[in-house]
Context: one part of a larger RNA
RNA sequence: UGACGGGGGCCCGCACAAGCGGUGGAGCAUGUGGUUUAAUUCGAAGCAACGCGCAGAACCUUACCAACCCUUGACAUCCUGAUCGCGGUUACCAGAGAUGGUUUCCUUCAGUUAGGCUGGAUCAGUGACAGGUGUUGCAUGGCUGUCGUCAGCUCGUGUCGUGAGAUGUUGGGUUAAGUCCCGCAACGAGCGCAACCCUCGCCUUUAGUUGCCAUCAUUUAGUUGGGCACUCUAGAGGGACUGCCGGUGAUAAGCCGGAGGAAGGUGGGGAUGACGUCAAGUCCUCAUGGCCCUUAUGGGUUGGGCUACACACGUGCUACAAUGGCGGCGACAGAGGGCAGCGACCCCGCGAGGGUGAGCUAAUCUCCAAAAGCCGUCUCAGUUCGGAUUGUUCUCUGCAACUCGAGAGCAUGAAGGUGGAAUCGCUAGUAAUCGCAGAACAGCAUGCUGCGGUGAAUACGUUCCCGGGCCUUGUACA
Numbered sequence: 001u002g003a004c005g006g007g008g009g010c011c012c013g014c015a016c017a018a019g020c021g022g023u024g025g026a027g028c029a030u031g032u033g034g035u036u037u038a039a040u041u042c043g044a045a046g047c048a049a050c051g052c053g054c055a056g057a058a059c060c061u062u063a064c065c066a067a068c069c070c071u072u073g074a075c076a077u078c079c080u081g082a083u084c085g086c087g088g089u090u091a092c093c094a095g096a097g098a099u100g101g102u103u104u105c106c107u108u109c110a111g112u113u114a115g116g117c118u119g120g121a122u123c124a125g126u127g128a129c130a131g132g133u134g135u136u137g138c139a140u141g142g143c144u145g146u147c148g149u150c151a152g153c154u155c156g157u158g159u160c161g162u163g164a165g166a167u168g169u170u171g172g173g174u175u176a177a178g179u180c181c182c183g184c185a186a187c188g189a190g191c192g193c194a195a196c197c198c199u200c201g202c203c204u205u206u207a208g209u210u211g212c213c214a215u216c217a218u219u220u221a222g223u224u225g226g227g228c229a230c231u232c233u234a235g236a237g238g239g240a241c242u243g244c245c246g247g248u249g250a251u252a253a254g255c256c257g258g259a260g261g262a263a264g265g266u267g268g269g270g271a272u273g274a275c276g277u278c279a280a281g282u283c284c285u286c287a288u289g290g291c292c293c294u295u296a297u298g299g300g301u302u303g304g305g306c307u308a309c310a311c312a313c314g315u316g317c318u319a320c321a322a323u324g325g326c327g328g329c330g331a332c333a334g335a336g337g338g339c340a341g342c343g344a345c346c347c348c349g350c351g352a353g354g355g356u357g358a359g360c361u362a363a364u365c366u367c368c369a370a371a372a373g374c375c376g377u378c379u380c381a382g383u384u385c386g387g388a389u390u391g392u393u394c395u396c397u398g399c400a401a402c403u404c405g406a407g408a409g410c411a412u413g414a415a416g417g418u419g420g421a422a423u424c425g426c427u428a429g430u431a432a433u434c435g436c437a438g439a440a441c442a443g444c445a446u447g448c449u450g451c452g453g454u455g456a457a458u459a460c461g462u463u464c465c466c467g468g469g470c471c472u473u474g475u476a477c478a
Stems, first nucleotide, its partner, number of pairs: 001478002003475003007472007015462002019426005026318008034309002042053002064304007073129001077128002079125006087106002091102004109119003131293002134291003140287002142282003145278001147276001152191006158167003171182003197270004202238007211228003216225002241264001244258005320419001324378006336367003341360002346355003385416001390411007432454007
């Protein structure tokens, strides 16, 4: 100087408390461990691994296993030789296919000194080489997690100290903040904080189609004429600064209350992550040193596996019901997507879906709501709750749903009556609850990323648990 303390003081955070809803019990989904297996590819491991890499394993992916094949190789550059095209296409044979053999048709490279001379392409050969998701994240770059959006981390000059170092950065107040004020052997400065950026909330203005409709006509319908006032869209501005008033405070910084205001003291949300820590994670995104393989640890194919199942754990979904289930009627979003696409209306089907195909490269057409509400019924039961499991018939995607897809109808109707010890999230348009969209994708979500609808309760307080900041103290620690 740090680190540590079941030392002290001050302070903060959904850290506790106060509340609301969960997890832990059930069934299922998903990830992991274990076990099994020819293989169940590999990585991730307290917080910070475990719906994680995977924004989507039937083949492919795919890295794993079995079998069958290739060896200058699926891909790149160079050398030698041959050919002049290469390529596309039809059909047959062998084969699981890769591949091997035969064959129909279309096309018949460019320049040219007319010499395979130049370019280009294909084949064959030879070796240099290719190739490796092989190994080392404890050789690395890059990227990322975490402490933590915590308020800290440092430097120059000066001063003090033999020196390591100290001072500044400590102190008195204050703040979300090393934020600001005052003081002070310090005076300044940098990286962080804040602001500058995006978005939501108010107003003005510009613009008025595909959007809107107050007034005038018109219509089944903003449908049409008309209009751009309003809504909205998307550009430019304004607006909030403790600016004003009162109190308090060292007359300071600030704090408390009030006015006005759409908004008030950081207005809400986002992006933004200092010096560093964990030899944290990643050599399987990519890049890369060393090491290793080179008729194989490389390459191709078919089939299987990653989907196994006595069990254990994590994360979720659905429930156990009456604030509910079922039937009928019937409203209201936002944000996104759409051409090998979204697909209306109509018809068929109990339904998944099928047929037809208007319109739309989209403020134009389309995907497109549910909970809520109204009426009826059920009356506390393993039920008209719950839907697992199983049988069967179908639908869709796709060469192909056996291993191993999703969905629909009928039948079946398991556990489950609110869950032990323990444990998680959340402070407001939040929790809870309801649906919608998107990415990747042929198809496949209870996952993820977004979007809106309905919409609470509680916070006395900081003694205690956890994490963190500042000062101080002890130490046989560095």
A computed fold for a 478-nucleotide part of an RNA from Parvibaculaceae bacterium Mf 1.05b.01, annotated as small-subunit ribosomal RNA, 3' major domain. The prediction has a mean pLDDT of 83.